[in-house]
Context: one part of a larger RNA
């Protein structure tokens, strides 16, 4: 000197663009952060209009008609999105390949098909247990919910033929194995099922890179191979019986320590060093610990079990809950915002669609916390006024500074207009905001450190190894330029200045 997610001391006008729990992966009140489809099902409250009847004239009632609320079945979504860095030294992350050993819902694009039947359980009803979560037990029903059958251009198992470096394709033979005939206000289409192909994300295995410890030298029994069986979407000691006895290491095994990797980010001329916040990829993780279920995808932050540990209800038997989501509390801590507006844009879920959802996301508050940008005025103005401060008492210095004269209005006030962002009509949270015009009147708007030497910039007066000073060197013990004040000066400026860490 450079940098910073800083944080203190003193200061403080505005504006644009960014950042804000680095500490306790500590415990949390509250509200919202996942819904969505009636164009798959079965049913309907409330409310409305109305025949009839009753009426104490206020309405009751039974019947039709609109109407769709809450539940419920069923289908897609809830495995993205967002948040954190606790573990992890590992194919976890970057690269570069491999898979002849692997699977993919929705999309694409290509052939083939949807024939015949059936029986349920929510939802309703009754009846009932429990304070409560939450059920228990008859009995009714409908589906794009479930199941039988039959059956293919074909999947796929088996063994065989055969290709190839390789066990793939490709061919015949026997054996199993499918449909939702549903819905349509719009009869266009949508949607199913089975197979191929892609696109796009994924799931393994490899080589090769990136920390510290040798005051960690020997370390392994599913260990290392190999057979048969199970499992897996696939390989494999992944699992398990047997069977051999083997596997790794000084090119650092095994142990301890530390720590999420990369893109990149700071410094440096570079070589390096140090960091991995904020934006991207990737991995982990969800109060701790395990475990699996649905499902094309999870071993699943706002699912499910179990088991601790913590906290809250209870009528004492028993329930309940997870903010490392977005605000927001407490608590720690030098230290870090608002219990905000919107789905107007962009993205995403469901929907034919209108549209609903959406604390992503767009915007707003809050904080000089960084980085850029602007302004506190601009010309003149000598009698070198006055004050201060030093004097050798002549002067000097504040100082052209100021007063006064002229001039501007960027900033502000305050009055008018007023968007872009919305691809055709309509629709804007931000916002009456940005930006424009018109008046007002120099008006609102400078402070902080230093002044012995490195290092720019001196003087007085107080103290007197005292009080203090201090990054070194070092200053102070009666003439201190080095403490404190004062007047000057100098250095950066809405900021200086100190610490802290890196380089």
């Nucleotide at each position: 000197g450079g940098a910073u997610g800083a944080a203190c001391g003193c200061u403080a006008g505005c504006g644009g663009u960014g950042u804000g729990c680095c500490u306790a992966a500590u415990g949390c009140a509250u509200g919202c952060a996942a819904g969505u489809c009636g164009a798959a099902c079965g049913g309907g409250a409330a409310g409305c209009u109305u025949u009839g009847a009753a009426u104490u004239c206020g309405u009751u009632u039974c019947g039709a008609g609109c109407g769709g609320a809450g539940a419920g079945u069923g289908g897609c979504g809830a495995c993205c999105g967002g948040g954190u860095g606790a573990g992890u030294a590992a194919c976890a992350c970057g690269u570069a390949g491999g898979u002849g050993a692997c699977g993919u819902a929705c999309c694409c694009c290509a052939g083939a098909g949807a024939g015949a039947g059936g029986g349920a359980c929510a939802a309703c009803c009754a009846u009932u247990g429990g304070a409560a979560a939450c059920g228990a037990u008859g009995g009714c029903u409908a589906a794009u919910a479930c199941c039988u059958c039959g059956g293919a251009u074909g999947u796929u198992a088996u063994a065989c033929u055969g290709u190839u470096u390789a066990g793939a394709a490709a061919g015949g033979a026997u054996g199993a194995c499918u449909a939702a005939a549903c819905g349509c206000u719009c009869c266009g289409g949508u949607g199913c099922u089975c197979c191929a192909g892609g696109a796009g994300g994924g799931a393994c295995c490899u080589g090769c890179g990136g920390c510290c410890c040798a005051u960690c030298a020997g370390c392994u029994a599913g260990u290392u191979g190999g057979u048969g069986c199970g499992g897996u979407a696939a390989c494999g000691g992944c699992g398990u019986a047997c069977c051999a006895a083997g596997g790794c290491a000084a090119a650092g095994a095994c142990g301890g320590g530390u720590a999420g990797g990369g893109g990149g980010c700071g410094u440096g001329a570079g070589a390096g060093c140090g960091c991995g916040a904020u934006c991207c990829c990737c991995c982990a993780c969800a109060c701790u610990g395990g475990u699996a279920c649905u499902g094309a995808g999870a071993c699943a932050c706002g699912g499910a079990c179990c088991a601790g540990a913590u906290a809250c209800c209870u009528g004492c038997g028993g329930g309940u809950a997870g903010c490392a989501g977005c605000a927001g509390c407490a608590a720690g801590g030098a230290a870090u915002a608002u219990u905000g507006c919107g789905c107007a844009a962009u993205g995403g879920g469901c929907g034919a669609a209108a549209g609903c959802c959406u604390g992503a996301c767009g915007c707003a508050g809050c904080a000089a916390c960084a980085c850029c940008g602007c302004g506190u005025g601009g010309a003149g103005g000598a009698u070198g006024a006055a004050u201060g401060u030093c004097u050798u008492c002549g002067g000097a210095u504040u100082g052209u500074a100021a007063a006064c004269u002229c001039c501007u209005u960027u900033u502000c006030u305050g009055g008018g207009g007023g968007a872009a962002g919305a691809g055709a009509a309509a629709g804007g949270a931000c916002g009456g905001u940005a930006c424009c015009c018109c008046a007002g009147g120099a008006a609102u708007a400078a402070g902080u450190c230093u002044c012995g030497g490195c290092u720019a910039a001196c003087u007085a007066c107080g103290u007197g190894c005292c009080a203090g000073c201090a990054g070194c060197c070092g200053c102070g013990g009666u003439a201190a330029a080095a403490c404190g004040u004062a007047g000057g000066a100098g250095g950066c400026a809405a900021a200086c200045g100190u610490u802290a860490u890196c380089c």

A computed fold for a 503-nucleotide part of an RNA from an uncultured prokaryote, annotated as small-subunit ribosomal RNA, 5' domain. Its Rfam family is "Bacterial small subunit ribosomal RNA". Gene Ontology terms of the family: ribosome and structural constituent of ribosome. The RNAcentral record of the full RNA draws on ENA.